[in-house]
About this RNA: Predicted 3D model of a 135-nucleotide RNA (SAM riboswitch aptamer (S box leader)) from Robiginitomaculum sp. Its mean pLDDT, the model's own confidence on a scale to 100, is 78. The organism belongs to Robiginitomaculum, within Bacteria.

RNA sequence: UAUUCAUCAAGACCAGUGGAGGGAAAGGCCCUUUGAAGCUGGAGCAACCAGCCAGAUGUGAAGACGUUUGGUAAGGUGCUAAGUCCUCGGUAGCUCGCCCAAUUAUACAAAGGGGUGAGUGCUGACAGAUGAAGG
Numbered sequence: 001u002a003u004u005c006a007u008c009a010a011g012a013c014c015a016g017u018g019g020a021g022g023g024a025a026a027g028g029c030c031c032u033u034u035g036a037a038g039c040u041g042g043a044g045c046a047a048c049c050a051g052c053c054a055g056a057u058g059u060g061a062a063g064a065c066g067u068u069u070g071g072u073a074a075g076g077u078g079c080u081a082a083g084u085c086c087u088c089g090g091u092a093g094c095u096c097g098c099c100c101a102a103u104u105a106u107a108c109a110a111a112g113g114g115g116u117g118a119g120u121g122c123u124g125a126c127a128g129a130u131g132a133a134g135g
Base pairs, nucleotide, nucleotide: 001135003133004132005131006130007129008128013042014041015040016039017038021031022030023029026087027086028085043080044079045078048076049075051072052071053070054069055068056067057066058065059064084127088124089123090122091121093120094119095118096117097116098115099114100113
């Protein structure tokens, strides 16, 4: 670091040092001198990989191996503000608002129909993050 696959709404912070930035990028919005980034120490979260334990299952004569589910956390990574902080498209269900047409009607309004905006739900993509595989 090309590429492939999986996951991304949950979870988890203190101290020392440092001294003005940080949240990938652009915009927004936010964090920060009540102390940013970075570095150090300790603590924690999680369960991707490995290990270990248990169940199911496949192959095998068997040892064993494979697949899969759960558990564990002493190993390898990762992570510990805000949904990946938010952003693009589609969709149709719900909620709220606005507009339009027609019908009924003395009139106004309501229900029903169509359109549209916001929120929300579902879904697809782009970019990214992390892990595993990998030349």